The RNA shown here (small-subunit ribosomal RNA) has 1364 nucleotides and comes from an uncultured organism. Its mean pLDDT, the model's own confidence on a scale to 100, is 86. Its Rfam family is "Bacterial small subunit ribosomal RNA". Rfam links the family to the GO terms structural constituent of ribosome and ribosome.

RNA sequence: UGCAAGUCGAACGAGAAAGCACCUUCGGGUGUGAGUACAGUGGCGCACGGGUGAGUAACGCGUGGGAACCUACCCUGUAGUACGGAAUAGCCCCGGGAAACUGGGAUUAAUACCGUAUACGCCCUUCGGGGGAAAGAUUUAUCGCUAUAGGAUGGGCCCGCGUGACAUUAGGUAGUUGGUGGGGUAAUGGCCUACCAAGCCGACGAUGUCUAGCUGGUCUGAGAGGAUGAUCAGCCACACUGGAACUGAGACACGGUCCAGACUCCUACGGGAGGCGGCAGUGGGGAAUCUUGGACAAUGGGCGAAAGCCUGAUCCAGCCAUGCCGCGUGAGUGAUGAAGGCCCUAGGGUUGUAAAGCUCUUUCAUUGGUGAAGAUAAUGACGGUAACCAAAGAAGAAGCCCCGGCCAACUUCGUGCCAGCAGCCGCGGUAAUACGAAGGGGGCUAGCGUUGUUCGGAAUCACUGGGCGUAAAGAGCGCGUAGGCGGACUGCCAAGCCAGAGGUGAAAGCCCGGGGCUCAACCCCGGAACUGCCUUUGGAACUGGUAGUCUGGAGUCUCGGAGGGGGAAGUGGAAUUCCUAAUGUAGGGGUGAAAUCCGUAGAUAUUAGGAGGAACACCAGUGGCGAAGGCGGCUUCCUGGACGAGUACUGACGCUGAGGCGCGAAAGCGUGGGGAGCAAACAGGAUUAGAUACCCUGGUAGUCCACGCCGUAAACGAUGCACGCUGGGUGUUGGGCCCUUUGGGCUCAGUGCCGCCGUUAACGCAUUAAGCGUGCCGCCUGGGGAGUACGGUCGCAAGAUUAAAACUCAAAGGAAUUGACGGGGACCCGCACAAGCGGUGGAGCAUGUGGUUUAAUUCGAGGCAACGCGAAGAACCUUACCAGCCCUUGACAUCCCGAUCGCGGAUUGCAGAGAUGUUUUCCUUCAGCUUGGCUGGAUCGGUGACAGAUGGCGCACGGCUGUCGUCAGCUCGUGUCGUGAGAUGUUGGGUUAAGUCCCGCAACGAGCGCAACCCUUGUCCCUAGUUGCCAGCACAUAAUGGUGGGAACUCUAGGGAAACUGCCGGCGUUAAGCCGGAGGAAGGUGGGGAUGACGUCAAGUCCUCAUGCCUCUUACGGGCUGGGCUACACACGUGCUACAAUGGCAGUGACAGUGGGCAGCAAACCUGUGAAGGUGAGCUAACCUCCAAAAACUGUCUCAGUUCGGAUUGCAGGCUGCAACUCGCCUGCAUGAAGUCGGAAUCGCUAGUAAUCGCAGAUCAGCAUGCUGCGGUGAAUACGUUCCCGGGUCUUGUACACACCGCCCGUCACACCAUGGGAGUGGGUUCUACCUUAAGCCGGUGAGCUAACCUUCGGGGGGCAGCC
Repeated sequence: UGCAAGUCGAACGAGAAAGCACCUUCGGGUGUGAGUACAGUGGCGCACGGGUGAGUAACGCGUGGGAACCUACCCUGUAGUACGGAAUAGCCCCGGGAAACUGGGAUUAAUACCGUAUACGCCCUUCGGGGGAAAGAUUUAUCGCUAUAGGAUGGGCCCGCGUGACAUUAGGUAGUUGGUGGGGUAAUGGCCUACCAAGCCGACGAUGUCUAGCUGGUCUGAGAGGAUGAUCAGCCACACUGGAACUGAGACACGGUCCAGACUCCUACGGGAGGCGGCAGUGGGGAAUCUUGGACAAUGGGCGAAAGCCUGAUCCAGCCAUGCCGCGUGAGUGAUGAAGGCCCUAGGGUUGUAAAGCUCUUUCAUUGGUGAAGAUAAUGACGGUAACCAAAGAAGAAGCCCCGGCCAACUUCGUGCCAGCAGCCGCGGUAAUACGAAGGGGGCUAGCGUUGUUCGGAAUCACUGGGCGUAAAGAGCGCGUAGGCGGACUGCCAAGCCAGAGGUGAAAGCCCGGGGCUCAACCCCGGAACUGCCUUUGGAACUGGUAGUCUGGAGUCUCGGAGGGGGAAGUGGAAUUCCUAAUGUAGGGGUGAAAUCCGUAGAUAUUAGGAGGAACACCAGUGGCGAAGGCGGCUUCCUGGACGAGUACUGACGCUGAGGCGCGAAAGCGUGGGGAGCAAACAGGAUUAGAUACCCUGGUAGUCCACGCCGUAAACGAUGCACGCUGGGUGUUGGGCCCUUUGGGCUCAGUGCCGCCGUUAACGCAUUAAGCGUGCCGCCUGGGGAGUACGGUCGCAAGAUUAAAACUCAAAGGAAUUGACGGGGACCCGCACAAGCGGUGGAGCAUGUGGUUUAAUUCGAGGCAACGCGAAGAACCUUACCAGCCCUUGACAUCCCGAUCGCGGAUUGCAGAGAUGUUUUCCUUCAGCUUGGCUGGAUCGGUGACAGAUGGCGCACGGCUGUCGUCAGCUCGUGUCGUGAGAUGUUGGGUUAAGUCCCGCAACGAGCGCAACCCUUGUCCCUAGUUGCCAGCACAUAAUGGUGGGAACUCUAGGGAAACUGCCGGCGUUAAGCCGGAGGAAGGUGGGGAUGACGUCAAGUCCUCAUGCCUCUUACGGGCUGGGCUACACACGUGCUACAAUGGCAGUGACAGUGGGCAGCAAACCUGUGAAGGUGAGCUAACCUCCAAAAACUGUCUCAGUUCGGAUUGCAGGCUGCAACUCGCCUGCAUGAAGUCGGAAUCGCUAGUAAUCGCAGAUCAGCAUGCUGCGGUGAAUACGUUCCCGGGUCUUGUACACACCGCCCGUCACACCAUGGGAGUGGGUUCUACCUUAAGCCGGUGAGCUAACCUUCGGGGGGCAGCC
């Protein structure tokens, strides 16, 4: 903005215009249009249909009943429809107003209005009587109209039951509840009113607050339930917000009226208009929701007699994959397993018959043709739609999510706790199946995934169907109200209960069976169901009710004994303290040790007397009593309960117990007493880093009494009360009975322990249940927030009780298991401590490290378990670092191409720091054969693949190594136990160096470790004697195994023997074994070595090597010269040498062993003070050599910075080497520092060990105080296991498991989030009181106005405005 409610001329009066035709005096007229359009009076409709869910917790809805009602149009019946009258709109005239609209006058009709008559029936009635109706139209047949009776339909009212949350809402209510009279309504009724009475509702939840339309149904669920109330259908409520009535059969009325309010619009500013939560559509809001379509053809509605008109109801179409259903995007064949992509172990695999190719088909879509049903005669919006036929061509038609587990589907690359993912667990820090991409795969498919919501899983509010000892959960305890539940028997009733019948439980939906659209979704028909409610008939087992009876539950009575049960009064002794007196003198007291404190003004101690308060030793006991809290000297009085025995009595009187009432430790509070001891607070002394504590000295409330409050505790058995049932054993308290009486048995009531069935998550419980059952009460529903806040109740207060939420976490918790740990326990071991010996830490130097420095001071190692470590040897090299100069397929490997026939060696110059470049001369002139410049080989040049990296990651790895630790442990199979983790074995009693062995045992066996087997050393034997040996024989010499010879000895190196707790004694369990002894070279593993379990430390190493990934590629690769790794305010580790007399120096000069040696070891000789040099025998080594061993012994020095000590420095030399400047070692002369035995602390060692002395070797041109070996001399001490450290076994606690280097608490600082309080302040909702009050209705008034009727014509009756 348009449309959604009109219609009727057969109720009524009136009544155009355009156009057309004819006529015309051109002004117009006549006919037609037409009694048409528009409007008015009147009737019916507008209360239906359509929309929405704001309100409503209600008789609103659902279901089933009820009585005091109305109902237009419709149907049936009865009786009527007669005679009159007065107006009024319209139209006309005159006005007002911008408009909306409106005033006055004249005239007019009706089925509009009024009167009279009649009235079978109707209404009222005091039963005499009184009252009340109508309308005609058109024409001859109907439609109307009036009254009345009945029906049908629709509606109003009442009642039972059902239908949300909150008790941190417990009392509500004055028209409230009832009655009587009256009013009002269609009708009952406090609906309203007057009077009377004081009721009525409420723990079975009144009242209040919050939320919400209700139902059939829908979603989910096995069901019971839970959630929900779109579409369709029934009911209700609402129509801009609030109020009100009018009209009408029906409304307090969505498209009517009036008033108030908010908003929008028009206006001439005076005043007016409006209500989409009808259909479309617009704006706004929002995560989000459609066309301003067609038609009344069908179904239905309104009006009309009808034709018909109206109908955004409805039927259709449009938009949207929003949902449900159906269909397509092709089918068959097709291996070179094409290309491309991806992966790759480089072979191949996969995408994949997938594609291409070949052979077919045409649903849907497209084009053309035919063409419905829906309609009973006509009428078809849909619609040229559905359907059918034909044509062409695989043609036009596939996406989304996922691939770590749950959960179906895996690889590569990129990224590197970044970017990101994530439903939960959790992924990502350089090899990510988890992020992103790709390839591949899985799922669904015109859809797919996400988000939100509901139910399910959730037995996680448990009716079906859970729990409460320790996980959340038994009230602190009792008495008892309501309620719930309740023993035996009999009769009756029939509320519950059961059965039959009837009514109802709308339709649709769900389910079943049919049918129709090609199928299906969808639609149609029939059935079943709707588990409910009502009525009625019957039954009587059970529950209930009623009447009666019983004794078993419960109670009463008699007798008896036990008891710290309670209350009151009295009384006793011990002890503490204080006071008095006495004796007496210097301390006492207290502690881990002290001090404060008391004491010469006489304490403590001791004696005697006195005062006062509190508590009651022994008895005393998992013993007693009590409901619990709790109760303890003795006596008396009052008093409660339980128990045992027993004839008797009552006759279900019982159990539990929401609220309620009472009791209720300690502390605390109020008033008044009391106060000895003890003792919060407080004070002082100690302890301590501090010590507002633990310890000590004091000390006030309080503790005690009386009365009154508080009402809580780990008030615990962390276990509510009552009753019944279900193996035992052993103590103990009280009573009774029996027997064969130091005693035993039975039984009732208590109180403990152990233990079966059963139960429990396990631990455990187990006739005193946590077992099996019944009844009732209380309580729980993840942790924190929090037993807190707010509100209520109680309290004098302290506080108690009732009791949340926001927010936050993904756990909190129980029981048990294995470890680890403990300033827990038990046992045991180790140079672990102790007992000893010698050191380090102090000095100088050497060496390594840190730090610093530097161009570089290469890198690694970091408590033990890095630091004389990698490095068994940095002047160059090494070398990885730095500076500079060079090379780029490279110093090295393989392949390809070309060239050459070599290559290589020796040699000469020049340039250069050298690498390198250039150059001279000489020597050498490859191999095979199929004779081909064919093949091989070598060198040079070139190209690209590649080489190369001591570059990174030891937290990607292999290997190797360190360490706990040579500690005695670590496991497995089968069996058994346990729901399980797991346990047992492996623990226990002994024993050992040992999980070594023995015994026992639900274990029996086994493996890796231990031990042994191996090497070496210690004794003997056999064999063999050279280079080794020499007793006896002989020879030679100054002397020597030098020689002949010997094989005895030593020795060498092969093989044997020997030691096994074997023997004896004791101990032990008759064992294992231990102690002692004998013999023996050796005795209990003879000494030493090698040998290192499962594992731990993300231990160490990518710089030995190997290796994955990453990085560099004219450089992070390669070569060279020089420098550096050797620096030096400093700190630490490991060593050497010393500080001296157990020594220095000098002299004499005896005794080892392991080892090494040809680019080597080198004798002897010569030279030199010496390092060393010269020369060089011998030796490839039991042959020669290094090789001298040193401490030892003798002499001297005589306690000093020395005849100690040797650093440092100067000079002069030697050696190695291309080269000793940075930067080697050695020698000689000279120099002669610190240092006089080392603080705190700390290391090694138990016997051929420590200590001390020298020797050799590896590396190596040269360079050890280091390292690895070798021998010489050669001790002291161990009572013992309390303590320190480390380790092993068992056990115990645990909130630890990254395992005590763990975990974890509180304050404070800053920021943020949520909540409580807060002087106050603003808003919302509701209630009460009062004030003002619109419209409207009722009543009153009505002096103004007034057609019908009456009139005596004056008026009356009736009505209206106005006012109250």